This is a predicted structure of a 522-nucleotide part of an RNA (small-subunit ribosomal RNA, 5' domain) from an uncultured soil bacterium.
[in-house]
Context: one part of a larger RNA
RNA sequence: GAUGAACGCUGGCGGCGUGCCUAACACAUGCAAGUCGAGCGAGAUUAGUGCAAGUGGAGACUUCGGUCAAAGCGAACAUUAUGAAAGCGGCGGACGGGUGAGUAACGCGUGAGCAAUCUGCCCUACACAGGGGAAUAGCCACUGGAAACGGUGAUUAAUACCCCAUAAGACCCCAGAGCCGCAUGGUUCGGAGGUCAAAGCUGAGGCGGUGUAGGAUGAGCUCGCGUCUGAUUAGCUAGUUGGUGAGGUAAUGGCUCACCAAGGCGACGAUCAGUAGCCGGCCUGAGAGGGUGAACGGCCACACUGGAACUGAGACACGGUCCAGACUCCUACGGGAGGCAGCAGUGGGGAAUAUUGCACAAUGGGCGAAAGCCUGAUGCAGCAACGCCGCGUGAAUGAUGAAGGCCUUCGGGUCGUAAAGUUCUGUCCUAGGGGAAGAAUAAAAUGACGGUACCCUGGGAGGAAGCCCCGGCUAACUACGUGCCAGCAGCCGCGGUAAUACGUAGGGGGCAAGCGUUAUCC
Numbered sequence: 001g002a003u004g005a006a007c008g009c010u011g012g013c014g015g016c017g018u019g020c021c022u023a024a025c026a027c028a029u030g031c032a033a034g035u036c037g038a039g040c041g042a043g044a045u046u047a048g049u050g051c052a053a054g055u056g057g058a059g060a061c062u063u064c065g066g067u068c069a070a071a072g073c074g075a076a077c078a079u080u081a082u083g084a085a086a087g088c089g090g091c092g093g094a095c096g097g098g099u100g101a102g103u104a105a106c107g108c109g110u111g112a113g114c115a116a117u118c119u120g121c122c123c124u125a126c127a128c129a130g131g132g133g134a135a136u137a138g139c140c141a142c143u144g145g146a147a148a149c150g151g152u153g154a155u156u157a158a159u160a161c162c163c164c165a166u167a168a169g170a171c172c173c174c175a176g177a178g179c180c181g182c183a184u185g186g187u188u189c190g191g192a193g194g195u196c197a198a199a200g201c202u203g204a205g206g207c208g209g210u211g212u213a214g215g216a217u218g219a220g221c222u223c224g225c226g227u228c229u230g231a232u233u234a235g236c237u238a239g240u241u242g243g244u245g246a247g248g249u250a251a252u253g254g255c256u257c258a259c260c261a262a263g264g265c266g267a268c269g270a271u272c273a274g275u276a277g278c279c280g281g282c283c284u285g286a287g288a289g290g291g292u293g294a295a296c297g298g299c300c301a302c303a304c305u306g307g308a309a310c311u312g313a314g315a316c317a318c319g320g321u322c323c324a325g326a327c328u329c330c331u332a333c334g335g336g337a338g339g340c341a342g343c344a345g346u347g348g349g350g351a352a353u354a355u356u357g358c359a360c361a362a363u364g365g366g367c368g369a370a371a372g373c374c375u376g377a378u379g380c381a382g383c384a385a386c387g388c389c390g391c392g393u394g395a396a397u398g399a400u401g402a403a404g405g406c407c408u409u410c411g412g413g414u415c416g417u418a419a420a421g422u423u424c425u426g427u428c429c430u431a432g433g434g435g436a437a438g439a440a441u442a443a444a445a446u447g448a449c450g451g452u453a454c455c456c457u458g459g460g461a462g463g464a465a466g467c468c469c470c471g472g473c474u475a476a477c478u479a480c481g482u483g484c485c486a487g488c489a490g491c492c493g494c495g496g497u498a499a500u501a502c503g504u505a506g507g508g509g510g511c512a513a514g515c516g517u518u519a520u521c522c
Stems, first nucleotide, its partner, number of pairs: 001521003005518005012391006018384002020349001025347003029344003034091003039088002046081005054073002059068003098302003107227008117219002122215007130164004140153005169196004174191001176189005200207002228274003235265003240262008277299004281292004304325005327338004355381001357380003363377001364375004394424004404415004428463001429459006438449001466511005471492003477506005487494002
């Protein structure tokens, strides 16, 4: 000098940041990933209209037995609008957010390479979209189960699924020719054969679909160099090292397998063990270097523990699936449910680390033609002197140098212009009034923060100073108490009767809303 700090004493305000470093311990509760009705069928509910069973009974007639009957209410049916929950289908749940357990590794950093590769959405270009079919969820009926979840039958739609056609193009294969390369090969031209497409919706503006090529973006793989400690770890290795062939992958490769060879690594430190996510950076230092890897940004790894694949352009998938395990919960004991290292929050651990807040207004993301919906990303607010920065706790004047404290050689000295008093100011504070930018667009509407920032007016010095130190290092001295006691201490060392070193007081020094101590690094 520094810190994601903690502890002690103290504490006025604001701005910007930061805030479980320990138990990758266990988690109550709520929320954190949905969206599209312009892909599809079905449609609860509500409202209007039409018709109208019924109800109702003003009133009228009456031979007094009854008869007719307006308004109002209104089941069912039809139609129009609204369209909830659920379902099929599409896209997104591989991003965003968290954590650092594991990993000493092509994990990361840096520089190259892939003639060995893939890439949804997006952009560009070209060529297309003809015909047919069978189901299934939902709904309905029956039914099993406490539940979770099912079973059987009947029936239905699609941009879901299948078949046929078409093939510019792509791929496969056969034969030929040219060019390039040391080579496995690459590339160009032309011919025959085989394989592969599609989907519609609409409010008529558009939005989508299929194939191929190119781009962009993202990803995969390979290599050179660099990347902690221990030799009180010296040998390690059988898919091991290489080859041939095959399988597998988007793709190279012992990646996997069969066979063959016997190799490969190692004091330039293999193997083993310990520790650790890596980097941009950050701290320190004149630099070289040393330390470190919180926040922010890039990469990696992980998602209760271990294993596995499915779907998909992309996962071996935090809020998906399956299996095993530990734990917790429900149960009608037959069986089931769960995973905060998302945001808050709880218990526990700990010296120690915050609200079960507001809003999608902005930025960004998903879906949608759009309106919009979702978004604990994000924007804000709350808590904490945890850090940095800024401001204040007043200013001027005021000598009888008041009172009082302390010291004293008793003369005085000092606190000290300090106070009081007088004259002012108004940052912060307090009360009232006004009041944004951030919000885009041709215009209108739209602000969580927030009646916040800021501005104006009134009020009143009022409400706002502590902490450490004073023997030397090291700025700052006296008195009393104590008497090797009580105590101090970073080092040297103080204290045994005049202690500037202990305790208190007065005075002084330093820093200041902080000051000290502890821990750690240079």

The coordinates come from a structure-prediction model, not an experiment, and the mean pLDDT is 85.